Predicted 3D model of a 70-nucleotide RNA (transfer RNA) from uncultured Treponema sp. Its mean pLDDT, the model's own confidence on a scale to 100, is 81. The sequence is in RNAcentral, with records from MGnify. Rfam family: tRNA. The family's RNA type in Rfam is transfer RNA. About the family: Transfer RNA (tRNA) molecules are approximately 80 nucleotides in length. Rfam links the family to the GO term triplet codon-amino acid adaptor activity.

[in-house]
RNA sequence: GCGAUGUAGCUCAGCAGGUAGAGCACCCGGCUCAUAUCCGGUAGGUCAUAGGUUCAAGCCCCAUCAUCGC
Numbered sequence: 001g002c003g004a005u006g007u008a009g010c011u012c013a014g015c016a017g018g019u020a021g022a023g024c025a026c027c028c029g030g031c032u033c034a035u036a037u038c039c040g041g042u043a044g045g046u047c048a049u050a051g052g053u054u055c056a057a058g059c060c061c062c063a064u065c066a067u068c069g070c
Stems, first nucleotide, its partner, number of pairs: 001070006009024004018055001027041004048064002051061002
């Protein structure tokens, strides 16, 4: 210098810009003599940071930061 990635505690979806999701984990409940498995449910997000475009941005544009690769 070039490219990729950055979204829940973890792993990741989200695509033509229109209410942010899943699985696991945590917590609560059911089941059990009890634990685990299993079943049901709740909570949890400044979408890396800051600006811009737009009625509206995780998504488009600019800059920066971090990690990985070349």